[in-house]
RNA sequence: AGGGUUUGAUCCUGGCUCAGAACGAACGGUGGCGGUGUGCCUAUUACAUGCAAGUCGAGCGAGAAGCACUUAGGUGCGGAGAGCGGCGAAAGGGUGAGUAAAGUGUAGACAACCUACCUUUCAGAGGAGGAUAACGAUCCGAAAGGGUCGCUAAUACUGCGUAAGACUAUCUGGUCGCAUGGCGAGGUAGUGGAAGUGGGGGACCUUAGGGCCUCAUGCUGGAAGAGGGGUUUACAUCCUAUUAGCUAGUUGGUGGGGUAAGAGCCUACCAAGGCGAUGAUGGGUAGCCGGCCUGAGAGGGUGAUCGGCCACACGGGCACUGAGACACGGGCCCGACUCCUACGGGAGGCAGCAGUAAGGAAUAUUGGGCAAUGGGCGCAAGCCUGACCCAGCGACACCGCGUGAAUGAUGAAGGCUUUCGAGUUGUAAAAUUCUAAUGCGUAUUAAGAAGGGUAUGCGAGUUAAGACCUUGCGUAUUCAGACGAAAGUACGAGAUGAAGUCAUGGCUAACUCUGUGCCAGCAGCCGCGGUAAUACAGAGAUGGCGACCGUUGUUCGGAAUUACUGGGCUUAAAGGGCACGUAGGCGGACUUAUAAGUCGAUUGUGAAAGACCCGGGCUUACCCUGGGGGAGUCAUUCGAAACUGUAAGACUGGAGUACGGUAGGGGAGAGUGGAAUUCCUGGUGGAGCGGUGAAAUGUGUUGAUAUCAGGAAGAACGCCGGAGGCGAAAGCGACUCUCUGGACCGAAACUGACGCUGAUGUGCGAAAGCUAGGGUAGCGAACGGGAUUAGAUACCCCGGUAGUCCUAGCCGUAAACGAUGAGUACUAGGUAGGGGGAGCAAUUUCUCUGCUGUAGCAAAAGUAUUAAGUACUCCGCCUGGGGAGUAUGGUCGCAAGGCUGAAACUCAAAGGAAUUGACGGGGGCUCACACAAGCGGUGGAGCAUGUGGUUUAAUUCGAAGCAACGCGAAGAACCUUACCUGGACUUGACAUGGUAGGAUUAGGUGGUGGAAACAUCACUGACACUUUUCGGAGCGGAACUAUCACAGGUGUUGCAUGGCUGUCGUCAGCUCGUGCCGUGAGGUGUUGGGUUAAGUCCCAUAACGAGCGAAACCUUUAUCCUUAGUUGCCAACAGUAAGGCUGGGGACUCUAGGGAGACUGCAUACGUUAAGUGUGAGGAAGGCGGAGACGACGUCAAGUCAUCAUGGCCCUUAUGUCCAGGGCUACACACGUGCUACAAUGGUCGGUACAAAGGGAAGCGAGAUCGUAAGAUGGAGCCAAUCCGUAAAGCUGGCCUCAGUUCGGAUUGAGGGCUGCAAUUCGCCCUCAUGAAGCUGGAAUCGCUAGUAAUCGUGGGUCAUCAAUACCACGGUGAAUACGUUCCCGGGGCUUGUACACACCGCCCGUCAAGCCACGAAAGCUGAUAGUACCCGAAGUCGCUGAGCCGACCCGCAAGGGAAGCAGGUGCCGAAGGUAAGAUUAGCGAUUGGGGCUAAGUCGUAACAAGGUAGCCG
Repeated sequence: AGGGUUUGAUCCUGGCUCAGAACGAACGGUGGCGGUGUGCCUAUUACAUGCAAGUCGAGCGAGAAGCACUUAGGUGCGGAGAGCGGCGAAAGGGUGAGUAAAGUGUAGACAACCUACCUUUCAGAGGAGGAUAACGAUCCGAAAGGGUCGCUAAUACUGCGUAAGACUAUCUGGUCGCAUGGCGAGGUAGUGGAAGUGGGGGACCUUAGGGCCUCAUGCUGGAAGAGGGGUUUACAUCCUAUUAGCUAGUUGGUGGGGUAAGAGCCUACCAAGGCGAUGAUGGGUAGCCGGCCUGAGAGGGUGAUCGGCCACACGGGCACUGAGACACGGGCCCGACUCCUACGGGAGGCAGCAGUAAGGAAUAUUGGGCAAUGGGCGCAAGCCUGACCCAGCGACACCGCGUGAAUGAUGAAGGCUUUCGAGUUGUAAAAUUCUAAUGCGUAUUAAGAAGGGUAUGCGAGUUAAGACCUUGCGUAUUCAGACGAAAGUACGAGAUGAAGUCAUGGCUAACUCUGUGCCAGCAGCCGCGGUAAUACAGAGAUGGCGACCGUUGUUCGGAAUUACUGGGCUUAAAGGGCACGUAGGCGGACUUAUAAGUCGAUUGUGAAAGACCCGGGCUUACCCUGGGGGAGUCAUUCGAAACUGUAAGACUGGAGUACGGUAGGGGAGAGUGGAAUUCCUGGUGGAGCGGUGAAAUGUGUUGAUAUCAGGAAGAACGCCGGAGGCGAAAGCGACUCUCUGGACCGAAACUGACGCUGAUGUGCGAAAGCUAGGGUAGCGAACGGGAUUAGAUACCCCGGUAGUCCUAGCCGUAAACGAUGAGUACUAGGUAGGGGGAGCAAUUUCUCUGCUGUAGCAAAAGUAUUAAGUACUCCGCCUGGGGAGUAUGGUCGCAAGGCUGAAACUCAAAGGAAUUGACGGGGGCUCACACAAGCGGUGGAGCAUGUGGUUUAAUUCGAAGCAACGCGAAGAACCUUACCUGGACUUGACAUGGUAGGAUUAGGUGGUGGAAACAUCACUGACACUUUUCGGAGCGGAACUAUCACAGGUGUUGCAUGGCUGUCGUCAGCUCGUGCCGUGAGGUGUUGGGUUAAGUCCCAUAACGAGCGAAACCUUUAUCCUUAGUUGCCAACAGUAAGGCUGGGGACUCUAGGGAGACUGCAUACGUUAAGUGUGAGGAAGGCGGAGACGACGUCAAGUCAUCAUGGCCCUUAUGUCCAGGGCUACACACGUGCUACAAUGGUCGGUACAAAGGGAAGCGAGAUCGUAAGAUGGAGCCAAUCCGUAAAGCUGGCCUCAGUUCGGAUUGAGGGCUGCAAUUCGCCCUCAUGAAGCUGGAAUCGCUAGUAAUCGUGGGUCAUCAAUACCACGGUGAAUACGUUCCCGGGGCUUGUACACACCGCCCGUCAAGCCACGAAAGCUGAUAGUACCCGAAGUCGCUGAGCCGACCCGCAAGGGAAGCAGGUGCCGAAGGUAAGAUUAGCGAUUGGGGCUAAGUCGUAACAAGGUAGCCG
């Protein structure tokens, strides 16, 4: 710091997604150790059990057990438990339900307050009294508890006295302050206090207790302090306007009450205020902060652990006590729940620590100890302390350590891969040597302890004192460690006990094999999987991290994807339809003042912890700790005065007013006009008119159309007219008048910033539509009819109602567009037009409207003084596509509908501009037997042949529009042959190698079985070497047998491939280097003007060159020359009956070598002076002379695994191999390609002429003989310019005479011939006989432009023969036509549109049908929440009452009375509860509505090309 993903590719916009960090986490796999942290995020759900707040005998009385003594009555010691009293229990600990402010944070205020314990200080503590728990007795109750009587104490309670100071009232006067007022001084009057206990002790007194003195502690009244609290102010503090109005104690005042204290805090009365667009009220959500996570920062998220504040303690209410509470482990009441009960009544509150249940993805021990730190009580010892310190559990997090180190190659074995050579795992292991952190064993030793008690020594303070007490230093002793033998250290043995997990297609580091076969599965995004998957699963290997690894969830980041820092709005999402204008925001120039903003400095605060820096302590680190710095939009005080603000004054440039002119379809009203259309009347006229692609409906002899004249009506205003004018926009077009708005120009009189923008608001606002009343000529939704069509609810035609027009009123929307908000200023030009001014003119100036264009901007297209440039001000709007401008709520409207305006769900895109192609029922240019012009065919018949289909045991396989179909096949009776049936073989028909065997074997002959293959038997028996007694033997190669590797496969995949081929197409194209242009894909070159068969050439030209193609080079053919003449030829000469037959000849033909020739070279015309073209000459040939070979980049996953080769897969006694027979030849039918015909330009029978090119040895085969013939016999000649072989049409003569024929030959019968092992399935030929269809072929369709078509025969390959009419060649005879490019098919280049790129055989829309999903509506049903009104009204405070009760004080001798109070009663308020009508919100809901999604459903074809009717908006 970026990456992936829209496209064929590109740039942009834009979303989705990934890599990072973090966590109180959870889940999966795995798991050695230690340290430090951390651990119910859910049900503020319910809780069994134990513990979490007591303490003080130095406040008080009483005093159990026990011990001792005893006169046996008791006494003393002792001190549990309970009680009175004091202090504490309001702290500590927990939780986050509520709370959007009564909270919290920051900074202030209290002149409106309180404060126990603690500290300092001042002054005191005199003298009395009456009760009451405990206890005893008795009673009630199951219990919890309670009643009555009696006794008693206090630091408990109550008066009295005293009062420095305090408080209250009042007077005097000082000082200070922000208002009320504060502070301090003095005078007078009034109010109001106390408690003892413990230690010690000289003198003096004594009732012998003590007084008294002293010390300590406690007590009372003040004054201060510290710390704590209360109240209050400003600012900050989430979302929602689909919540816009809220408020009656409400806002203020006065009197009264109340509180520690101000205050509507409460109350009575008075006034009518208070809050709100700077968001009141309502709704939702939420404890706040220091901090924590993330981020470069600004921000965003969060509020666990630690710390501060707040709130809560089963739900709700209430007060009491107290310094402090409306009180977690106190009380009362209501409610819910649980428990006990003798049914009468009672008890309880873990959100303390453990623990249980439940919920949940999920969160620990019913542990130890007060040793430390801290707290309560106490003089103290001490007691209490689930605060705390520790331990336990959990890899939950962070940090650290280890699982060994060195050497070690035959690169072991095994695994995996393999091109079979090897590679890799891999120095990895083994092995050798070493070490011992951790773990194990043994032994041993610190720190956390500071202190307290007792005794004692020396001081100090206090004191009358040496006592007591307090205190300092010292000595001795004693009490104390939960953790925990945990840790440290030493020693011992010994590599021992200790590695996983995720990934490996790209992003993203890491690749192979096997299995699977759109299955199983994977996936964060893109996407993998349909038989060769680096993407699934397994394995090996590799990469990452490592006691952890991965997944899921959440937050920030990346995301400048809400943009303050730091975005946009012509076309991508986004400018309001236009204006006026309120609030608000912003605002020209000068002077003075001020100091709110702004800037500087001071002081205070911003707790600690955390973060940062520098140090220190744990072996290191995490962790702990010392110091420092920093941190605010904070507050305070002082200062500055440029800028902004504010106040005052003055200015004219902005703005406006007045004056003089100008142009104009600007607006409103009234009136007028002509042309056209239709209708009506009349005349002329006489058959159609009208309409269309073509028609029909329609109209017309009742007289239309046409034409003339007259009349009526309504609407719109031709020419002028123009990218010209006016208006804010919508919009405005005949002429005249009236009223009226704005603009511009000129001159410079006046005002003096009066300005700009503009949320809410108000007005205007095309067309359509609505209401009411008119009007209605033309046009014309709906509707009717006619056509078109598969259909045609359309396009076309004939009609036609609303409407279009007017008046009044609604509606308020448009692609209301320049898709461009308004205003101001600045920033090159050129050109044109409209309106003014200046000037004689040239020209110039102001303003408006266009075109073009530099810089700049922009993704590009483009824009460019009329900005989309550079800046400022204000408003509106946008944040992926769909769902959706939909639902719902609100609001406006008569309605139609408008405005405001979501979510669930779903997709990974949707989109903009430009590029290259392809395509178009787009355009223009051009070519081609493409059409046209011609000639001949096919399609009809018969047959041949191929294919489909069907059949079959098999009819082997392939080829499929052109570019499969007389194609592979240039020869299916067997063979071929791949198919079928049957019979056989299994290392095999064929190749190579290893091992073993034995002495056979290869070959030959014969026998048996058999259809053959084959099986089996017998005999014979080769070769090389050695040996030999020449009988033979041995050995070896080959062979054989057995076995192992392997062979074999026309099995599969042409969509795994090579090679070869077809096709577009012999079309003229396809590219490259460098340069230039463009952000880029790309472009340029290659386009343009000519020309050509051609991207052929020329010219122009930001291109210049080059390559593959075209052309040429090659072959053949056409002319000539030359060389050479055998097997070819024969002019002249000679021979021969004849024949180049012979002698001979090279002249000619011919053969085959070498040359020549043609190049627009020449002339002329056209053309740009070019390229070239037309014509002509010459020439055998003329503009590429004819023909062939040769086929660019590429396209069709074109064809071929069955030519061959080949990867993978499959078969292996068979999918291999051999054999016999059958099949490939079937036959209702369909198609393609051909042959022969239908006849007289013919048929037939005679006669007769002229080729070329080929082939021949298992061959061609002459003459001769036989046969009607096919053919047979026979064999001359020929390995070939030598031998073999009739050309036919033609020409000529005869017959046939238009007929199913003397045409036509299919079919069938009979008889023959040939090949071959074999001719039945299934060959060819001959002869005789038979004599079918067919009389020129529908729609449609094919070939051909000259030696061509047509027609005629000839040869060859394959081949034993042949189904050949096919194919490949050869020559003979030998035409017609082409005006031309409108149209059909195909191609090329240019341009245009595109939503196509698998590229129009494309893309794509809507209904219907099916499945799934979420949502809306809905009769209603069920809850929840907050409020309103009323009813009832617990506890309790307060008020009133209080005839009952009443000790302390007062009066009184007493009785009694009073005061103060209590019970009880009652009033206000008051929780819960009830009733009522509504509100908000949630869930469910028969049915219903649209929406979304879902490989191959139905119907059409709306859009994208002129999409076949241009499209789109309302």
Small-subunit ribosomal RNA from an uncultured bacterium, 1514 nucleotides, folded computationally. The RNAcentral record of the sequence draws on ENA and SILVA. Its Rfam family is "Bacterial small subunit ribosomal RNA".